A computed fold for a 347-nucleotide RNA from a Bacillota bacterium, annotated as Bacterial RNase P class A. Model confidence (mean pLDDT): 78 of 100.

[in-house]
Parts: sequence; structure tokens; C1' cells
RNA sequence: UGAGUCAACUAGAUGAUUGCGGGUUUUAUUUCGAAGUAAAACCUGAGGAAAGUCCGAGCUCCAUAGGGCAGGAUGCUGGGUAAUACCCAGUGAGGGCGACCUUAAGGAAAGUGCCACAGAAACAUACCGCCCAGUAUUGGGUAAGGGUGAAACGGUAAGGUAAGAGCUUACCAGCAGUUAGGCGACUAACUGGCUAGGCAAACCCCAUCUGGAGCAAGGUCAAAUAGGAGAGAAGGAGCUGCCCGUUCCGCUUGACUCUCGGGUUGACCGCAUGAAAUAACAGGCAACUGUUAUUCCAGAUAGAUGAUCAUACUCGACAGAACUCGGCUUACCAGUUAACUCAGUAA
Repeated sequence: UGAGUCAACUAGAUGAUUGCGGGUUUUAUUUCGAAGUAAAACCUGAGGAAAGUCCGAGCUCCAUAGGGCAGGAUGCUGGGUAAUACCCAGUGAGGGCGACCUUAAGGAAAGUGCCACAGAAACAUACCGCCCAGUAUUGGGUAAGGGUGAAACGGUAAGGUAAGAGCUUACCAGCAGUUAGGCGACUAACUGGCUAGGCAAACCCCAUCUGGAGCAAGGUCAAAUAGGAGAGAAGGAGCUGCCCGUUCCGCUUGACUCUCGGGUUGACCGCAUGAAAUAACAGGCAACUGUUAUUCCAGAUAGAUGAUCAUACUCGACAGAACUCGGCUUACCAGUUAACUCAGUAA
């Protein structure tokens, strides 16, 4: 200097004029009062993803009270967290020269099932070939060579053999055992019999976890109507109901189905002080935890932050809260910062 890897930050800027939402205070006005309305001053007002609605929880209700089964979810080890399918640190496997990246990572010797076509044969071998006997057919041995295939009961080489084969040996891979290291996943060494396909993101088995519904949850006030009419079933209480199914316990004295019709569509709460943010110190490889200090930073509901002008420039993308928070995934212009890797060059 160039090409990369990984992580963090900003999210158009500045000024002027004017227009919106919320909060606090003051004044005025209506009013019995509360509340409302108007004005002024001050403070404050969309995102890193607010998107997706894919996870986890907080909160609310069922419920005074749970337990089990079924169902569902996760799946290497250890740690973090309120919790998670998330995060951190490791291990195994794969990719990359490398920094690094991905992870479809429990069990196939509990059982069932699938592996099309091709091929002789896909848990089970002999089509061609090789050797021996006979020579006409054929019989016996073989799985080293060839062919088919994604895959053919370990690989390469040598010895050996009638020809061959872990038959034997050497080096590997796999499996089992022993020893050592590690919290553990696992790793290393030695020994041995020679070797026991693939798929569980197929059903399944094993381990761990798991009630349901959701702010349109739920609650208060005001107002109005028709305590409406008809049909069916049942006469049970060992029943009905208690928010996916089923069962035990507990509670409850309440139940069910269909048709026609009436009133209410208003106001308020929930509604933002949070598993909160920032900084320093301490602990920890880290994720994160603790202590201290400072701060309040949107709460709309026909739905708020817009418009105009000027200047500079890196010329501005993706894109707007609606109960909240922690994650993951997707979209994206421009700029800044730090570390590391590779190649070249100079000292």
C1' cells in the first nucleotide's frame, strides 16, 4: 500500500419563522364542587431494526388447589440469565493459506420401517473373471481383479496360496479394554480380537422442561331496555360447571340445545419508575454479577414531531411506538473507530 476477518458507534447536520401531542406551575373563565376550556412559562416527544409475530418472560383472568396421563418443545459439555430454541467459553465434525466461519452434535446391539433405478445381490452375495478335477454337460474352491450403483461385511503394500482371503506382517481407520489428563464433552498412549452399511430433520427409545387464553387481558362509573317470547331434552347431584383433551382430588347446588326479538357502541382506569439508563470501582478469559453516584427519557385513541427559507457537506438508505421487556430473523445509504490475517515493498 492492497485484499480480507471480526466487533462497536452515528442514523442526515446547523440556523430562523411558524404549526402539533404529553407533563408541571401560574392566571382567567363556567361551576356548589370536582372536572372542563383559554393563555403564558418551563420540560419533553419513534427505531437499530419500531418490521416479521419466530421464541422467552413480566402482568391480567379462569382458581380457594393441586397431582397424573396424553400431547407439545428442546437435544455435545460447562457457565450466564427472570427465562429461552438466546448469550459466553470450550469439545467433536466440516470449510478456508490464514484471521475466522458453519453446525443436520443423545441412541441404529430395544423394536418397526425405508434405501428408487441400475446391478447377480442392498443385512445379503457370485454375473464376468481366477484356480482344481473332468473335458460334453458339469462339480468343487474363491471374493484379490472387472462391471452396476450414492453405498457392495475395512484401506494401502508386502509375504503366503492350487487360485485367493487379516491367512500373516507393517502403517492407518473403526470397535473394545487399560492407564494418564480434564468439572465435563473429550484427548493421548498402550494392548487386542481382526471389523459389527446408511437414514431417527423416519416412526420410535432416552434425558430435561411444559396449564390455558390474552391489554380487543382485566376493572370502575354513567346511561338505557323487555327480570322478553317460543320449541326441544332432562328430572340427574355418583349429574353440570371450574378457559385445548382425559383422569384423580378439591370446590360448587349451579346446569343443556335451537329459533325470533330488545337495550348499550359514552367516560375513566389499566397507561409507563422499568428484570430502566449512564458513569466509576471491584470480581470474572468472557457472557455477566455486585457496590456507589447521577437521571426521568413518548403514552396517542378518526390516532401527535409537520411546513417554509438559508448554509455547508460525507448529497442522506431501510423505514413510524399502540401493554412492557430480553432475544432471534429479515431490509438497509453513508461515515467513523479498534484489533487481527494474508500478499507486496521499504528501513
Record summary:
Rfam family: Bacterial RNase P class A. About the family: Ribonuclease P (RNase P) is a ubiquitous endoribonuclease, found in archaea, bacteria and eukarya as well as chloroplasts and mitochondria. The source organism's lineage runs through Bacteria, Bacillati and Bacillota. The model forms 98% of the base pairs in the Rfam consensus.